[in-house]
Molecule: transfer RNA
Organism: Ascomycota sp. 'Antarctolithica obscura'
RNA sequence: GGGCCUGUGGCCUAAUGGUAAGGCACCAGACUUCUAAUCUGGGGAUUCUCGGUUCGAGUCCGAGUAGGCUCG
Numbered sequence: 001g002g003g004c005c006u007g008u009g010g011c012c013u014a015a016u017g018g019u020a021a022g023g024c025a026c027c028a029g030a031c032u033u034c035u036a037a038u039c040u041g042g043g044g045a046u047u048c049u050c051g052g053u054u055c056g057a058g059u060c061c062g063a064g065u066a067g068g069c070u071c072g
Stems, first nucleotide, its partner, number of pairs: 001071007010024004018055001026042005048064005
């Protein structure tokens, strides 16, 4: 340098072109002598960036960017 794959909360993983969901973690409360565990509740996402298509894009298209695999 060429080809392919991936990028979604702090972390992991979902989402048929139609309100971005769940787990862990975090915060608060209950329980407990205190902590842990358990239970209940809560907050947290410009879906890597910039454009395009569309009534509507995490999803489709183009360019870029980061990482991985592979070829030379």